This is a predicted structure of a 269-nucleotide part of an RNA (large-subunit ribosomal RNA, domain VI) from a Terriglobales bacterium. Its Rfam family is "Bacterial large subunit ribosomal RNA". The prediction has a mean pLDDT of 86. The sequence was found in a public genome assembly.
Context: one part of a larger RNA
RNA sequence: CGUAGGAGAUUUGAGAGGGCCUGUCCUUAGUACGAGAGGACCGGGAUGGACGAACCUCUUGUGUUCCAGCUGUCACGCCAGUGGCACGGCUGGGUAGCGAAGUUCGGUCGGGAUAAACGCUGAAGGCAUAUAAGCGUGAAGCCUGCCUCAAGACGAGAUCUCCCAACCCCUUAGGGGUUCAGAAGGCCACAGGUAGACCACCUGUUUGAUAGGCUGGGUGUGUAAGUCCGGUAACGGAUUCAGCUAACCAGUACUAAUCGGCCGUUCGG
Numbered sequence: 001c002g003u004a005g006g007a008g009a010u011u012u013g014a015g016a017g018g019g020c021c022u023g024u025c026c027u028u029a030g031u032a033c034g035a036g037a038g039g040a041c042c043g044g045g046a047u048g049g050a051c052g053a054a055c056c057u058c059u060u061g062u063g064u065u066c067c068a069g070c071u072g073u074c075a076c077g078c079c080a081g082u083g084g085c086a087c088g089g090c091u092g093g094g095u096a097g098c099g100a101a102g103u104u105c106g107g108u109c110g111g112g113a114u115a116a117a118c119g120c121u122g123a124a125g126g127c128a129u130a131u132a133a134g135c136g137u138g139a140a141g142c143c144u145g146c147c148u149c150a151a152g153a154c155g156a157g158a159u160c161u162c163c164c165a166a167c168c169c170c171u172u173a174g175g176g177g178u179u180c181a182g183a184a185g186g187c188c189a190c191a192g193g194u195a196g197a198c199c200a201c202c203u204g205u206u207u208g209a210u211a212g213g214c215u216g217g218g219u220g221u222g223u224a225a226g227u228c229c230g231g232u233a234a235c236g237g238a239u240u241c242a243g244c245u246a247a248c249c250a251g252u253a254c255u256a257a258u259c260g261g262c263c264g265u266u267c268g269g
Stems, first nucleotide, its partner, number of pairs: 001152001005163007015149004021049007033038001051106005059100004066093005071086006110144003117137004164268001168177003181266001185263004189205005210256003213252005220244002226239005
């Protein structure tokens, strides 16, 4: 910009893409078959491999925003306690998130038309013949069905809902004119994230839990500081499963989403 008014939702599916893999074992059955050796079709069940998708309950990795321990040195006047630097100083753990080596799920099954192949009926050609007319069976392949996208599918589809004045003047009663008026809805802006390179998308904007803070909980770390007791001391014990605790879960307007601006019209060739 188009989709012959504008807008918000919900959709149909022309078309396009993805997927389509396979082993082993048990059973049928040591049956059919075969002199024996050997050894099935068909059908039923179990369990794997690789691949793919989603997810984070478990396992595991990361987790330079969490906790603890340790060394050297400098600083806070000293002790104690902390902080800076030393690869994140080193070491042991670890929430959320993100991952896989983890978890769950998938290829199933069905329908249609067929290939090779196998048939039914059946003449030409009194027989025969699956073929000439006609009718079937039949594949991981073809078309569907499964999953995703999809009306710029210019053949631009469908459904629901919402919005688009009053007054005055003229009037042949169909309508015409003047002025003001800015709908539904959307965007900007702002607080953000289930989203994200940007844009877009999604949530919220005081009629508010959107983010921060605070409170409570959870999780992690592992028993803080101070004081007291024991010990000459290093240190140990008690207070104390403490203290601290990121991204998690709730609650709570304390802080910030202020004040606002813009687009979009008048019934539709």